[in-house]
Context: one part of a larger RNA
Molecule: small-subunit ribosomal RNA, central domain
Organism: uncultured prokaryote
RNA sequence: CUGGGCGUAAAGAGCACGUAGGCGGUACAGAAAGUUGGGCGUGAAAGCUUCUGGCUUAACCAGGAGAGGUCGUUCAAAACUCUUGUACUUGAGGUGGAAAGAGGAGAGCAGAAUUCCCGGUGUAGUGGUGGAAUGCGUAGAUAUCGGGAGGAAUACCAGUGGCGAAAGCGGCUCUCUGGUUCAGACCUGACGCUGAGGUGCGAAAGCGUGGGGAGCGAACGGGAUUAGAUACCCCGGUAGUCCACGCCGUAAACGAUGGAUACUAGGUGUAGGGGGUUAUUAACCCCUUCUGUGCCGAAGCUAACGCGUUAAGUAUCCCCGCCCUGGGGACUACGGCCGCAAGGGUUAAAACUC
Numbered sequence: 001c002u003g004g005g006c007g008u009a010a011a012g013a014g015c016a017c018g019u020a021g022g023c024g025g026u027a028c029a030g031a032a033a034g035u036u037g038g039g040c041g042u043g044a045a046a047g048c049u050u051c052u053g054g055c056u057u058a059a060c061c062a063g064g065a066g067a068g069g070u071c072g073u074u075c076a077a078a079a080c081u082c083u084u085g086u087a088c089u090u091g092a093g094g095u096g097g098a099a100a101g102a103g104g105a106g107a108g109c110a111g112a113a114u115u116c117c118c119g120g121u122g123u124a125g126u127g128g129u130g131g132a133a134u135g136c137g138u139a140g141a142u143a144u145c146g147g148g149a150g151g152a153a154u155a156c157c158a159g160u161g162g163c164g165a166a167a168g169c170g171g172c173u174c175u176c177u178g179g180u181u182c183a184g185a186c187c188u189g190a191c192g193c194u195g196a197g198g199u200g201c202g203a204a205a206g207c208g209u210g211g212g213g214a215g216c217g218a219a220c221g222g223g224a225u226u227a228g229a230u231a232c233c234c235c236g237g238u239a240g241u242c243c244a245c246g247c248c249g250u251a252a253a254c255g256a257u258g259g260a261u262a263c264u265a266g267g268u269g270u271a272g273g274g275g276g277u278u279a280u281u282a283a284c285c286c287c288u289u290c291u292g293u294g295c296c297g298a299a300g301c302u303a304a305c306g307c308g309u310u311a312a313g314u315a316u317c318c319c320c321g322c323c324c325u326g327g328g329g330a331c332u333a334c335g336g337c338c339g340c341a342a343g344g345g346u347u348a349a350a351a352c353u354c
Stems, first nucleotide, its partner, number of pairs: 003324004007305002012320001014201004021194003025088006033081002035077007042069001048066007091191001092188003097182003103177007110154001115149007125136002162169002206247006215241002220236004258319002261315003266296011300307002326354003335347004
């Protein structure tokens, strides 16, 4: 290079933006780089194919013919691709209108609960478990009433509901701010798709500096259990969990399913819009349409499981990533790059072994 694959067998990058590159809507006119055809030139010898001949045959050798090209040049064609020009509106984008939402950032506020502190009532237990014990309590606990402090999280609503590219987002109010959907068809006129490198975002844990610390709780201490118990259970409890700023850059980062577009039976929920029917208006009901989110299923696909207009179907489609020399060694070593560091990240072998 060719070919086959990537839901679960090896294989989709955690996600996005975007550079180079690749690919790209409709109509007309030109040009002729790709493309196609013809002519000419060239394509040494050997080799290859074929015919004939020579060694007794064959291998081998000799002679004739032919094939063989990302070739050069010239003439021509103009469907397709490229290219130049003009135009178009369906792709894409935009103005104005309408709508929903835990989308993001900052600030303020609220109530319930846990814990702690103070005071009142009150007295011997309480707590915990399979059963106990450690623990707490006559220095007055637990229980109960009143007051206060502080931190974290927001019951019900709540929903295979919503929003976001993913990670993720849930009390209320305000400020700033991103995206989406619908109707209409007013404007621009292909402005598009993908995207090697690159850049940004990126749960939890962890790291740095400074705060904060109620509850929970690695480590650690104690009590049990047990043959033992470096555990599961119980009593405590530091880091952490929270905030600000800066790092880290990984997860079963999962739909284990890359992105875009078009096409291909339906049925039934649900969320947000539009239109119609009914109606005095409006609501309900019913019909229909667009966008999202579920379930079940025709065709088709699949090794099967299953997928099935949210495809794993169809497309000769377009673009990217990855896999195809088994399992282990090895998400390792060495080296490079990144990091303050990390029993860190990324890239990634071999000996040996079955």